[in-house]
A computed fold for a 502-nucleotide part of an RNA from a metagenome, annotated as small-subunit ribosomal RNA, 5' domain. RNAcentral holds the full RNA, with entries from SILVA. Model confidence (mean pLDDT): 87 of 100.
Context: one part of a larger RNA
C1' cells in the first nucleotide's frame, strides 16, 4: 500500500447493487416451512330439484353439485440448513466396471384372460386422566392372494464369437405377469413382461492434498488362499479351515489441526494466506446404535432401543427435538423482520381446474462493503466586522462573507404512470421506477493529522507534572512532539483506531 462476513470512537443527505451469529453442532415459547389426487375405492355430511308417505314436526327414494375423515397411489431420499466429525470409506483430476442398480421421462416389442378371501372407514361394547388401545358385526378398490397364457426375461445344460471368469449369439428344459379409470364411444390416461436411451447413482484403480521423529516400530480378520454366507455388484464384507503374512525413514503407527474444490485476497511474477456469499462434492440433523418401507434412506420436520435434557400426569403412564424461515434466551467486540406474495422462476401432486411451496421473488433493518450523486454556480475589494498573529507599520482567515445575477441534481407539493405477463384472465414489489408542472439556495460536512519517517506552524497554558507515542523518541520555564486556539495538510458521507492476511 491492498484486502475483510469485521468490531470500536466521532460524524452522517440520497440512490443502485450486494452482504449480514466468524462466539455455545448451546437451549428453545409461538406461528409457518410437504403435500396432493373424488378421473383408484366404499362411506359420511351439506345444498338444490323431483317423487312417495305424513301424526303436517318431518321421514324415505332418485338425480345433480359441493365438501371430506378413512383405504389406496405418487411425493415426502428433492428443495432448505450447518461444518460437528473426517488427513482419507472425503475431495480434485484421469480412468475402469466382462463386477453393478436406476421410480418418473423418451423410443420400441408383446400382453392386459379368469377367480377368491379379507380389512379400515361405519356401527355396537369395553379399558384409560391422557396419549391411545382391545373385542363383536358390515363393506369397496388400481389394496391383498390364487389359476391360465409366456413375446420375452431368469436359471441349468450344450454349441459358437471374444484377449477375457458374470460380455455376447443360437438351441433344449424348468419355473415366472398384469388393474383398472374416464370418455364426445373416435379414443385418452394407466397396468404387466422385455430391449434401447437420457439423466442419476454404487463400487474399483492411478495420482495430488497441513504440522510434529521431544511419536519408530505398527498389525490376529491382521495379509493371502479354499469353501459357505451376503450384496444391485467386486471384495475378510462376514464366517469356518489352512498358510504366515501385510505396512514402515519415499515417514508406517501415534498425536495435533482441518470439511474438500471451482475460487478469493495479495504479489510484476514465482509464491504466500484463506475457503464467508455463489456453484459442485462430502458429512451431519439432541447424543449413540439399529433396521423397516421404498427405484432411491439406514431417512432434519419417519419408526424402534438406550442416554442426557425439557414438558404433561389422576403417579399407572405419556409427549418433544429450529445446524428450515422469522423470533427468544445465553454467550460475545459483534451480525436483521415473530413482514408481503405465489405475480415471475423452479419443485410436488393432479387428466385438468387447481392446491401446497419461509425454495424463490420482493419489501423492512444495519454507512457492513462497493459504485454513483449532492451539500450550489457566476460576479463581487473600502480586501468590511469579529477571530488569530504582530517588529504596532501591518499580516492572515479571504472572493471567503455580505450584496447582485442564475440554476434546481437533491428536497417538498400536485398530476400522469410502467416494463417485468408467456396473456382470455392473473403484478407481491407499487401508485414503486420513470415522466410532467409548481416552489424555494432552499433540506444536507465531518473526521484524522501538522518533530523526522510523512503533506502540513504559530501563540498561549503546563513544567519529567498532566500527558503523547507505530519506530526513533517528546515533557525537568520560551515544547512546531502534551492541552487549547488560530492557521494549514489529507481524505470525505465518511474519517480514524484495533484485529487478521499478503
Nucleotide at each position: 500500500g491492498g484486502a475483510u462476513g469485521a468490531a470500536c470512537g466521532c460524524u452522517a443527505g440520497c440512490g443502485g447493487c450486494g452482504u449480514g451469529c466468524u462466539u455455545u453442532a448451546u437451549g428453545c415459547a409461538u406461528g409457518c416451512a410437504a403435500g396432493u389426487c373424488g378421473a383408484a375405492c366404499g362411506g359420511u355430511u351439506u345444498u338444490u330439484a323431483a317423487g312417495u308417505c305424513u301424526u303436517c314436526g318431518g321421514a324415505c327414494u332418485u338425480a345433480a353439485a359441493a365438501a371430506u375423515a378413512g383405504u389406496g397411489g405418487c411425493a415426502a431420499a428433492c428443495g432448505g440448513g450447518u461444518g460437528a466429525g473426517u488427513a482419507a470409506u472425503a475431495c480434485g483430476u484421469a480412468g475402469g466396471u466382462a463386477a453393478c442398480c436406476u421410480g418418473c421421462c423418451c423410443c420400441u416389442a408383446a400382453g392386459u384372460c379368469u377367480g377368491g378371501g379379507a380389512u379400515a372407514a361405519c356401527u355396537c361394547c369395553g379399558g384409560g386422566a391422557a396419549a391411545c388401545c382391545g373385542g363383536g358385526g358390515c363393506u369397496a378398490a388400481u389394496a391383498c392372494c390364487g389359476g391360465a397364457u409366456g413375446u420375452g426375461a431368469u436359471a441349468a445344460c450344450c454349441a459358437g464369437g471374444u484377449a477375457a471368469u458374470g460380455c455376447u449369439u443360437g438351441g433344449u428344459u424348468a419355473g415366472u405377469a398384469a388393474a383398472g379409470c374416464c370418455u364426445u364411444c373416435g379414443g385418452g390416461c394407466g397396468c404387466u413382461u422385455g430391449g434401447g436411451g437420457a439423466g442419476g447413482g454404487g463400487c474399483c484403480u492411478g495420482u495430488g492434498u497441513c504440522c510434529g521423529a521431544u511419536u519408530a516400530g505398527c498389525u490376529a480378520g491382521u495379509u493371502g488362499g479354499u469353501g459357505g454366507g451376503g450384496u444391485a455388484a467386486u471384495a475378510g464384507c462376514u464366517c469356518a479351515c489352512c498358510a504366515a503374512g501385510g505396512c514402515g525413514a519415499u515417514g508406517a503407527u501415534c498425536g495435533g489441526u482441518a470439511g474438500c474444490u471451482g475460487g478469493u485476497c495479495u504479489g510484476a511474477g514465482a509464491g504466500g494466506a484463506c475457503g464467508g456469499u455463489c456453484a459442485g462434492c462430502c458429512a451431519c440433523a439432541u447424543c449413540g446404535g439399529g433396521a423397516c418401507u421404498g427405484a432411491g434412506a439406514c431417512a432434519c420436520g419417519g419408526c424402534c432401543c438406550a442416554g442426557a435434557c425439557u414438558c404433561c400426569u389422576a403417579c399407572g403412564g405419556g409427549a418433544g427435538g429450529c445446524a428450515g424461515c422469522a423470533g427468544c434466551a445465553a454467550g460475545g467486540a459483534a451480525u436483521u423482520u415473530u413482514g408481503g406474495g405465489c405475480a415471475a422462476u423452479g419443485g410436488g401432486c393432479g387428466a385438468a381446474a387447481g392446491c401446497c411451496u419461509g425454495a424463490c421473488c420482493c419489501a423492512g433493518c444495519a454507512a457492513c462493503g462497493c459504485c454513483g450523486c449532492g451539500u450550489g454556480g457566476g460576479g463581487g475589494a473600502u480586501g468590511a466586522c469579529a477571530g488569530c498573529c504582530c517588529u504596532c507599520g501591518g499580516g492572515u482567515u479571504g472572493u471567503a462573507a455580505a450584496c447582485c445575477c442564475c440554476u434546481u441534481u437533491u428536497c417538498c407539493c400536485a398530476g400522469g404512470g410502467a416494463a417485468g405477463a408467456a396473456u382470455a384472465a392473473u403484478g407481491a414489489c407499487g401508485g414503486u421506477a420513470c415522466c410532467u408542472g409548481g416552489g424555494g439556495a432552499a433540506u444536507a460536512a465531518g473526521c484524522c493529522c501538522c518533530g523526522g519517517c510523512u503533506a502540513a506552524c504559530u501563540a498561549c497554558g503546563u513544567g519529567c507534572c498532566a500527558g503523547c507515542a507505530g519506530c526513533c523518541g517528546c515533557g525537568g520555564u520560551a515544547a512546531u512532539a502534551c492541552g487549547u486556539a488560530g492557521g494549514g495538510g489529507g481524505c470525505a458521507a465518511g474519517c480514524g483506531u484495533u484485529a487478521u492476511c499478503c